[in-house]
Molecule: transfer RNA
Organism: bacterium
RNA sequence: GGGGGCGUAGUUUAAUUGGGAGAGCGUAUCCUUCGCAUGGAUAAGGUUGGGGGUUCAAAUCCCCUCGCCUCCA
Repeated sequence: GGGGGCGUAGUUUAAUUGGGAGAGCGUAUCCUUCGCAUGGAUAAGGUUGGGGGUUCAAAUCCCCUCGCCUCCA
């Protein structure tokens, strides 16, 4: 330098043919207990790596770019 893959909540990750952005763990509050643990309920937490385009509508399709992994030289 060139090819391929990955990037979504604090963390691990899901999202079907383009159509309501979710779950586990963690965090906060509450219930349960004499108290703790366990268990249960509720809530907060996301510029979907960044920018642009297509579309009524983009995590998803297209282009550029950044980071990481891998292959070739």